Annotation:
The prediction has a mean pLDDT of 81. The RNA shown here (SAM riboswitch aptamer (S box leader)) has 117 nucleotides and comes from Neobacillus rhizosphaerae.

RNA sequence: UUCUUAUCAAGAGAGGUUGAGGGAAUGGCCCUGCGACGCCUCAGCAACCUUCAAUGGCAUAGGUCAUUGAAAAGGUGCUAAGUCCUGCAAAUUAUUGACUAAUUUGCAAGAUAAGAA
Numbered sequence: 001u002u003c004u005u006a007u008c009a010a011g012a013g014a015g016g017u018u019g020a021g022g023g024a025a026u027g028g029c030c031c032u033g034c035g036a037c038g039c040c041u042c043a044g045c046a047a048c049c050u051u052c053a054a055u056g057g058c059a060u061a062g063g064u065c066a067u068u069g070a071a072a073a074g075g076u077g078c079u080a081a082g083u084c085c086u087g088c089a090a091a092u093u094a095u096u097g098a099c100u101a102a103u104u105u106g107c108a109a110g111a112u113a114a115g116a117a
Base pairs, nucleotide, nucleotide: 001117002116003115004114005113006112007111008110013042014041015040016039017038021031022030023029027085028084043079044078045077048075049074050071051070052069053068054067055066056065057064058063083109087107088106089105090104091103092102093101094100
């Protein structure tokens, strides 16, 4: 980098350093010299990997799979705003149609994890 699977409306910030940008992309709307982004330290959140328990399925069995619950030492991740909003298709509703808007479902894009190439 690519592929597969899962999740994405919850949650969690202080200090130091630096010095002008940042929030993926387009448009918007925001954050920012009352100090952005980055880096460092400490803290926290969460529970993907991990461990344990219960229930159920499969297996003669060792086991294995699913669901639910619990734990947090380690590997990641995260700690402004719903993935900040936004794209495409279909359906429904608001008014009969168009426009427009809202909601739902599916897909795409993105992020993170686990596995594979």
Taxonomically the source falls in Neobacillus (Bacteria, Bacillota, Bacilli, Caryophanales).
Its Rfam family is "SAM riboswitch aptamer (S box leader)". Rfam's curators write: The SAM riboswitch is found upstream of a number of genes which code for proteins involved in methionine or cysteine biosynthesis in Gram-positive bacteria.